A computed fold for a 77-nucleotide RNA from a Chloroflexota bacterium, annotated as c-di-GMP-I riboswitch aptamer.
RNA sequence: GCUCGACAAGGGCAAACCCGGGGCGACCCGGGGACGCAACGCCACGGGACUCGGAGCGAGUCAGCCGGGCUGCCGAA
Numbered sequence: 001g002c003u004c005g006a007c008a009a010g011g012g013c014a015a016a017c018c019c020g021g022g023g024c025g026a027c028c029c030g031g032g033g034a035c036g037c038a039a040c041g042c043c044a045c046g047g048g049a050c051u052c053g054g055a056g057c058g059a060g061u062c063a064g065c066c067g068g069g070c071u072g073c074c075g076a077a
Stems, first nucleotide, its partner, number of pairs: 004075002012037002017032006035064001041070003045067003048062006
């Protein structure tokens, strides 16, 4: 350095649900809340799921479905 990932250390994020706001909607943002997460950090590039419309198409949503790309903390076996 690469692979890998522990009942390690110090920290981090935050599902469902509730409240407020935005969107026709999927869903998003803020607050509360923790099921989980070693990339559950970022990117819709491929697949997939979902929404709306005038539906072999168009416009969108999801990175916590999988793959891929970029970046990154710690260090036992």

Of the family's consensus pairs, 100% are formed in the model. The coordinates come from a structure-prediction model, not an experiment, and the mean pLDDT is 90.